This is a predicted structure of a 115-nucleotide RNA (SAM riboswitch aptamer (S box leader)) from Halalkalibacter akibai JCM 9157. RNAcentral records the identical sequence in 2 taxa. The sequence is in RNAcentral, with records from Rfam and Ribocentre. Taxonomically the source falls in Halalkalibacter akibai (Bacteria, Bacillota, Caryophanales, Bacillaceae). The coordinates come from a structure-prediction model, not an experiment, and the mean pLDDT is 82.

[in-house]
RNA sequence: CUCUUAUCCAGAGUGGCGGAGGGACUGGCCCGACGAUGCCCGGCAACCGUUAGAUGAAACGUCAUCUAAGAAGGUGCUAAAUCCUGCAAAGCAAUUUUGCUUUGAAAGAUGAGAG
Numbered sequence: 001c002u003c004u005u006a007u008c009c010a011g012a013g014u015g016g017c018g019g020a021g022g023g024a025c026u027g028g029c030c031c032g033a034c035g036a037u038g039c040c041c042g043g044c045a046a047c048c049g050u051u052a053g054a055u056g057a058a059a060c061g062u063c064a065u066c067u068a069a070g071a072a073g074g075u076g077c078u079a080a081a082u083c084c085u086g087c088a089a090a091g092c093a094a095u096u097u098u099g100c101u102u103u104g105a106a107a108g109a110u111g112a113g114a115g
Stems, first nucleotide, its partner, number of pairs: 001115008013041001015040003021031003025086001027084002042078003047074002050069008082107001087104007
């Protein structure tokens, strides 16, 4: 980097460093010298991993699924729903190209597995 799969309306700081842009991209709308983004510490969560139980395979080495617990380890996250939006369909309002709602897709993020 590519593919597969799961999740994305919950949660998380009156800390330290540092000093200008940041929220992936578009259009919006926001955050930021009352110090953002970032790094460290702290915290949150429970994807992997751990423990216990159940079921089914397997045949004594285990494996898969589900449930519960917990937080030593590997990640992740820690403004706003992935901040909203983009493409398509349906419905409603308005009336000639807009607004609102719902659903699905796309794009993106993160985990696990494979190349």